Model confidence (mean pLDDT): 80 of 100.
This is a predicted structure of a 74-nucleotide RNA (transfer RNA) from a Candidatus Limnocylindrales bacterium.
Rfam family: tRNA. A reference for the family is Hou (1993), "The tertiary structure of tRNA and the development of the genetic code", Trends Biochem Sci. Gene Ontology term of the family: triplet codon-amino acid adaptor activity.
RNAcentral records the identical sequence in 2 taxa.
RNA sequence: ACCCGCGUAGCCAAGCUGGUGAAGGCACUGUUCUUAUAAAACAGCUAUCGCGGGUUCAAGUCCCGCCGCGGGUA
Numbered sequence: 001a002c003c004c005g006c007g008u009a010g011c012c013a014a015g016c017u018g019g020u021g022a023a024g025g026c027a028c029u030g031u032u033c034u035u036a037u038a039a040a041a042c043a044g045c046u047a048u049c050g051c052g053g054g055u056u057c058a059a060g061u062c063c064c065g066c067c068g069c070g071g072g073u074a
Base pairs, nucleotide, nucleotide: 001073002072003071004070005069006068007067010026011025012024019057028044029043030042031041032040050066051065052064053063054062
């Protein structure tokens, strides 16, 4: 330099044919329970989906550029 893949909440992660409200787990907060803690149950909190632009009535999801990470070729 070129090619391929990935980049979604504090962490992991689904979303593969664009369609309403962006799953789930861990963590965290509260309540119940307990002498207390843990565990458990219930409730709750956190993402404009790497950044910028484009297409579309509508984009995490398609297109372009850039950034970062991983792998490959020379």